[in-house]
RNA sequence: UUACGACAAAGGCAAACCCUGAGUGAUCGGGGGGCGCAAAGUAAAGGGUCUUUGAGCUUACAAGGAAGUAGUGUAAGAUAGCCUUACUGCCGAA
Repeated sequence: UUACGACAAAGGCAAACCCUGAGUGAUCGGGGGGCGCAAAGUAAAGGGUCUUUGAGCUUACAAGGAAGUAGUGUAAGAUAGCCUUACUGCCGAA
């Protein structure tokens, strides 16, 4: 240095849930909490999943027509604690 990851040491992060705030929502910020994590650090590039106040489309439901429901995906988003990828980083037994 690369790989690897101890019942090591020192520190670190923080799921569910509760309180509070933001958002239509997915979700996110703050406080408590602690399931877990060796990248649970950073970045939405690829895939997955999820959301939508909006704009469309549809052999569907409904219907006089619309509104509405469902499906689809255009667009816009969310998720890095779903995976890949990129970058960075603490410690040091085998």

This is a predicted structure of a 94-nucleotide RNA (c-di-GMP-I riboswitch aptamer) from Candidatus Brocadia sp. The sequence was found by an Rfam model in a public genome assembly. It matches the Rfam family "c-di-GMP-I riboswitch aptamer". Its family is annotated with cyclic-di-GMP binding in the Gene Ontology. The coordinates come from a structure-prediction model, not an experiment, and the mean pLDDT is 79.